Description:
Predicted 3D model of a 72-nucleotide RNA (transfer RNA) from a Parcubacteria group bacterium. Model confidence (mean pLDDT): 83 of 100. It was read from a public genome assembly. Its Rfam family is "tRNA". By type it is a transfer RNA.

[in-house]
C1' cells in the first nucleotide's frame, strides 16, 4: 500500500429502520451473631465521531478515527 472483521452500561456481549436491553460488577433492602451465599430492588449509555437517507437510524450509505486479522 490492498482485503477483511469488530466499536452498544464499570467488563463480556445481544439488539439487523418504531421505547436501549441481558448476564457478570455496583449499590439498597431482607435474611444472619457477623461476612458470604440466596431473595428482592435501585442506579449506570452523547450506542467511537462527523455528515447523509427516512416521518423516524444503535440499525441504511458515504467519510473519518481506532483495535484486531490476513494478503503483498
Nucleotide at each position: 500500500g490492498c482485503c477483511g472483521a469488530c466499536u452498544u452500561a464499570g467488563c463480556u456481549c445481544a439488539g439487523c429502520g418504531g421505547c436501549a436491553g441481558a448476564g457478570c460488577a455496583a449499590c439498597u433492602g431482607u435474611u444472619u451473631u457477623g461476612u458470604a451465599a440466596a431473595c428482592a430492588g435501585u442506579a449506570g449509555g452523547u450506542c467511537c465521531u462527523c455528515g447523509g437517507u427516512u416521518c423516524g437510524a444503535a440499525u441504511c450509505c458515504g467519510a473519518g478515527a481506532g483495535u484486531c486479522g490476513g494478503c503483498u